c-di-GMP-I riboswitch aptamer from an Acidobacteriota bacterium, 84 nucleotides, folded computationally.
NCBI's taxonomy places the organism under Bacteria, Pseudomonadati, Acidobacteriota.
Rfam family: c-di-GMP-I riboswitch aptamer. Rfam links the family to the GO term cyclic-di-GMP binding. About the family: GEMM was predicted in a large-scale screen for bacterial structured RNA regulatory elements.
Parts: sequence; C1' cells; structure tokens
RNA sequence: UAACCGAAAGGGCAAAAGCCGCCGCGAGGGGCUGACGCAAAGUUUCGAUUCUCUGUUUUGACGGAGAAGGUCGAAACCGCCGAA
Repeated sequence: UAACCGAAAGGGCAAAAGCCGCCGCGAGGGGCUGACGCAAAGUUUCGAUUCUCUGUUUUGACGGAGAAGGUCGAAACCGCCGAA
C1' cells in the first nucleotide's frame, strides 16, 4: 500500500407513525417531524417476488403499462476509518 474483516472515533442514511388547500386513477412519490435499524440502507444492471391500473378469459389464468430496492438473489462501479 492492497485485500479480507468490522473494534473505536468522526460522520452518513432513515423504518413505523404523525402533519401537508402537495403530485398520482392507484400501488406509491415529495416536504417536515421522527428513529426501528443499516458497513454500503451509495449508484447501476439483470432475474425473481409482492403490489397497482388495465385488456382478454374456458374464471384456472394470461398479456400490457406502472410501483416497491430498507422484498430476495447475482454482478459491476464508487466510497469514510483502520483495532484484533
């Protein structure tokens, strides 16, 4: 120095819930409060899963368009610190 790893320190993000003459058909999103948690709970891609709207239907299901990434798995890129 790098990798693995995750003690300490300094920080970061922000669940549920609440409020909003806010946006959306809806799932949901945004702002504020809040802090359950997170070592990538930073970004991207792929696959699945769940949910919403809609069409068809032999009512079993299938198709299309969306939403969630803090639902799961895999991969890539970037990133603070440095104890065992």